Predicted 3D model of a 73-nucleotide RNA (transfer RNA) from Candidatus Woesearchaeota archaeon CG10_big_fil_rev_8_21_14_0_10_34_8. Rfam family: tRNA. Its family is annotated with triplet codon-amino acid adaptor activity in the Gene Ontology. NCBI's taxonomy places the organism under Archaea, Nanobdellati, Candidatus Woesearchaeota.
RNA sequence: GCCUCUGUGGCUUAGCAGCUAUAGCGAUUGCUUCGUAAGCAAUAGGUCAGGGGUGCAACUCCCCUCAGAGGCU
Numbered sequence: 001g002c003c004u005c006u007g008u009g010g011c012u013u014a015g016c017a018g019c020u021a022u023a024g025c026g027a028u029u030g031c032u033u034c035g036u037a038a039g040c041a042a043u044a045g046g047u048c049a050g051g052g053g054u055g056c057a058a059c060u061c062c063c064c065u066c067a068g069a070g071g072c073u
Stems, first nucleotide, its partner, number of pairs: 001072007010025003027043005049065005
């Protein structure tokens, strides 16, 4: 230098044929307990890497950029 893949709550991750963004762990609160843990219930937490485009509508399609991984030279 060229090619391919990946980027989604604090962490891991599902999602797509374009039409309200999932779950687990973790956090907080409550119940339970003499108390803790465990268990149960609820709550909060996401500019879907950034920018632009297409479109009624974009996490999803197209372009550019950034970061990471792999391969080729």